[in-house]
RNA sequence: GAGAGUGGGCGCAUGAUCGCUCCAGAUUAGCUGGAGAGGAAAGUCCGAACUCCAUAGGGCAGGAUGGUUCGUAACACGAACACUGGGCGACCGGUGGAAAGUGCCACAGAAAACAAACCGCCUUAACAGGUAAGGGUGAAACGGCGAGGUAAGAGCUCACCGCUUCAAUGGUGACAUUGAAGGCAAGGUAAACCCCAUCCGGAGCAAAACCAAAUAGGGAGAUGUUUGAGGGCUGCCCGUCCAAGAUCUCCGGGUAGGUUGCAAGAGGUGUCGGGUGACCGGCAUCCCAGUCAAAUGAUCAUGGCCUUUCGAGGUACAGAAUUCGGCUUAUAGCCCACUCUCUUUU
Numbered sequence: 001g002a003g004a005g006u007g008g009g010c011g012c013a014u015g016a017u018c019g020c021u022c023c024a025g026a027u028u029a030g031c032u033g034g035a036g037a038g039g040a041a042a043g044u045c046c047g048a049a050c051u052c053c054a055u056a057g058g059g060c061a062g063g064a065u066g067g068u069u070c071g072u073a074a075c076a077c078g079a080a081c082a083c084u085g086g087g088c089g090a091c092c093g094g095u096g097g098a099a100a101g102u103g104c105c106a107c108a109g110a111a112a113a114c115a116a117a118c119c120g121c122c123u124u125a126a127c128a129g130g131u132a133a134g135g136g137u138g139a140a141a142c143g144g145c146g147a148g149g150u151a152a153g154a155g156c157u158c159a160c161c162g163c164u165u166c167a168a169u170g171g172u173g174a175c176a177u178u179g180a181a182g183g184c185a186a187g188g189u190a191a192a193c194c195c196c197a198u199c200c201g202g203a204g205c206a207a208a209a210c211c212a213a214a215u216a217g218g219g220a221g222a223u224g225u226u227u228g229a230g231g232g233c234u235g236c237c238c239g240u241c242c243a244a245g246a247u248c249u250c251c252g253g254g255u256a257g258g259u260u261g262c263a264a265g266a267g268g269u270g271u272c273g274g275g276u277g278a279c280c281g282g283c284a285u286c287c288c289a290g291u292c293a294a295a296u297g298a299u300c301a302u303g304g305c306c307u308u309u310c311g312a313g314g315u316a317c318a319g320a321a322u323u324c325g326g327c328u329u330a331u332a333g334c335c336c337a338c339u340c341u342c343u344u345u346u
Stems, first nucleotide, its partner, number of pairs: 001342010012303007020036006038317001042328002045326005050204004057238004062200005067081005082095005096195002101193002103189003118135002120131004143161002146158003162184001163182008208260004218251006230242004267286008304315004
C1' cells in the first nucleotide's frame, strides 16, 4: 500500500418565531418550569410479566426442543467448551438415535440390503467350475495400503491404519490419550414414519375492573332440583367445582358513553468487587412519551456529512398504542478498535 475477517457506535446538529400533548406549581382556559417517537418502534417468530377462567389434580392424546456445561424470570436466546465440515489464515457453518422396526434411494449398472457376476483372471479337449484382486456403471458397490500366499484370487495370513469391546488416566461433562483383546457386525436418508430424553393449562390490554344511561325487570320452549340435567377446567377420560327461580336454545328490543388499566420498571447511568465469559452482587445517582380515529410539529437561518460538470443537489430504513428479554428482516452514508493474508521498503 492492497485485499479480507470479527466486534462496536452514530445515523443530522444548533438558534429564533409560532403551534400541539402530558406532568407540577400558581394569581387556575390566558402564566412559569420540565418532558415529549427507534435501532429496529417493523415481522407477530419465541419466551415471559400482568389480567381473567379458577379452588385446579391425575392419565391418555397432542405439541415443542435436541452435542455438553453454565447464564437468565424464562426461552427455540446468550456464553464457554467438545467433536466435525469449509478456508493459506483471521474466522465461518453443523450437532440425540440408522446395531428396535418400517419406508425410500430415479436413471445407469450384473447387482442398491442381505445382494450380485457384464468385461476380465485361472482350470478344462469341450461342457462346466472357481473368483470378486483389476476394469466399467453410479452420489454410494460388504474397510484402506503394503508384503506373503494362491491354479487365479480373497483378511486367506501378517504388519500399520480404520472399526468393535474392555480397562486405566485426565475432565462436572460432551469427550481425549494410552494399553489389551478381536479378522471384524457396519451404504445413505429421521425439517421420512418412528424410538429416546427433557419440557408444556387456556385466552389475551379489543385481558380485565368500575360508573352512568337506555330499553320491553319482553315472549316462547327444553331439562333439572342431591338419583346433579347443564356449564367450567386446550381435545378425551377420571376427578373436581358452580348451580336449585339453576342451566341451555330460539324470537324480539336497548346500549356500545366515561374512568381505571396507562407506565417507578426482571429500569437507566456511574463506580467497586467476583467470574475465561454470558452474567451476578454492593454503593451512589436519575425519572427519560403516555395518546385513545391518537399529540411529539411548521417556517426561517447557520452549520455538519456525502456527491459534484463547482452551477448545484442530497441527507437512509422508517413512526410509539400494556410492558419487557430475544430472534429475523430493512437501512444513504460516516466513524472506531482488534486480527489475518499478500506485496514493497527499512

The RNA shown here (Bacterial RNase P class A) has 346 nucleotides and comes from a Desulfobulbaceae bacterium. Rfam family: Bacterial RNase P class A. It is annotated as a ribozyme. Gene Ontology terms of the family: tRNA processing, ribonuclease P activity and dimeric ribonuclease P complex. Of the family's consensus pairs, 98% are formed in the model. The sequence was found by an Rfam model in a public genome assembly.